[in-house]
RNA sequence: CGUCCAUUCAGCGCGGUCGAGGGUCCGGGCCCGAUGACGCCGCCGCAACCGAUCCCACGGGACACGGUGCGAACGCCCGAAUCAAUGGAGG
Numbered sequence: 001c002g003u004c005c006a007u008u009c010a011g012c013g014c015g016g017u018c019g020a021g022g023g024u025c026c027g028g029g030c031c032c033g034a035u036g037a038c039g040c041c042g043c044c045g046c047a048a049c050c051g052a053u054c055c056c057a058c059g060g061g062a063c064a065c066g067g068u069g070c071g072a073a074c075g076c077c078c079g080a081a082u083c084a085a086u087g088g089a090g091g
Base pairs, nucleotide, nucleotide: 001091003089004088005087006086007085008084013043014042015041016040017039021032022031023030026079027078028077029076044071045070046069049067050066051065053062054061055060075083
C1' cells in the first nucleotide's frame, strides 16, 4: 500500500508543554477552542479485537498478564465518496 473478515448510538482524564485552530479528503450545518482546544510527553482510566492463563455442560465463560485501540457530542448531523477509523488474518 492493497485484499478479506469483524466492529463503530456503551464506556473512560488529570498534569506538563505548545500557541490557533480543531471535529475525516470535500460541500452544507452544528459544535469544541486564549476559562488554552488540536498536537506532543507523563501518569491514570475505559474496553475486551488478538495472544497467554484458568474454567467448561465444548454452546461458551472468567481474567486483564502481553500486543493493540480508545478516553466531547451516534463515525456530531446530512450529502457524496473504491467513505473513515480500529482489530485480526493473508499478500